[in-house]
RNA sequence: GGUCUGGCCCUGCGCGGCAGGCCGCCACCAACCCCGCCAGAUCCGGAAGGAAGCAACGGUACGUGGUUAGGUCUGGGUGCCGCAGGUACACCGGGCCGGA
Numbered sequence: 001g002g003u004c005u006g007g008c009c010c011u012g013c014g015c016g017g018c019a020g021g022c023c024g025c026c027a028c029c030a031a032c033c034c035c036g037c038c039a040g041a042u043c044c045g046g047a048a049g050g051a052a053g054c055a056a057c058g059g060u061a062c063g064u065g066g067u068u069a070g071g072u073c074u075g076g077g078u079g080c081c082g083c084a085g086g087u088a089c090a091c092c093g094g095g096c097c098g099g100a
Base pairs, nucleotide, nucleotide: 001097002096003095004094005093006092007091009086010085011084012083013082014081015079016078018075019074020073021072022071023070024067025066026065027064028063034059035058036057042051043050044049
C1' cells in the first nucleotide's frame, strides 16, 4: 500500500425494560326516580289476610379513585441482550498478500 473480515453505524424481528390505553382485581358510588327486601305510614277487607310502596338495609349500572402481581394492545433519543440483513472504509480490532 492492497484485500478480506469483525466491531462501531443503520433496518427488521424476538426477548427484556420503561411509559400509556383497555380488560381484570380492590374500594367508593342511584338525594334525583335500577333491582331485592321493605319497619313506620297509606290503601282494600267485618276479620283472617292482601296490595302498592318511602326511609333504612343489601346489591348492581354509569362513573370516580387505586392497582406490588396478571392478560392484551400501542409507543420510544429504550438495552454491555439474541437472530437476520444492510452500508462503509471516518474510527477501533484481526487475517492474508505485496513494497521500502